A computed fold for an 86-nucleotide RNA from a Pseudomonadota bacterium, annotated as c-di-GMP-I-GGC riboswitch aptamer. The source organism's lineage runs through Bacteria, Pseudomonadati and Pseudomonadota. The prediction has a mean pLDDT of 90.

[in-house]
RNA sequence: CUCGACAAAGGCAAACUCGCUGAAAAGCGGGGGCGCAAAACCACCGGUCUAAGGGAUUCAAUCCUAAGAUAGCGGGGCUACCGAAG
Numbered sequence: 001c002u003c004g005a006c007a008a009a010g011g012c013a014a015a016c017u018c019g020c021u022g023a024a025a026a027g028c029g030g031g032g033g034c035g036c037a038a039a040a041c042c043a044c045c046g047g048u049c050u051a052a053g054g055g056a057u058u059c060a061a062u063c064c065u066a067a068g069a070u071a072g073c074g075g076g077g078c079u080a081c082c083g084a085a086g
Stems, first nucleotide, its partner, number of pairs: 002086001003083002011036002016031006034072001041077002044075003047070003053065004
């Protein structure tokens, strides 16, 4: 440097729930733990979610659209605790 233990010290916090923000997806805070060796951070690439606004339309529904969201979807970037085996 890589790597990741039936190691040690810790860390984060899914679903659900309460409150708040938002058009929504979702986010923030409290409770709560499914799990996670980066489940720390970053929206660069792909995927996925939403569609306020805009467009289409048979003008009701519906469809399309990201500059919104997702880092706990994958890749990538970047930083970090510990030190078994390789």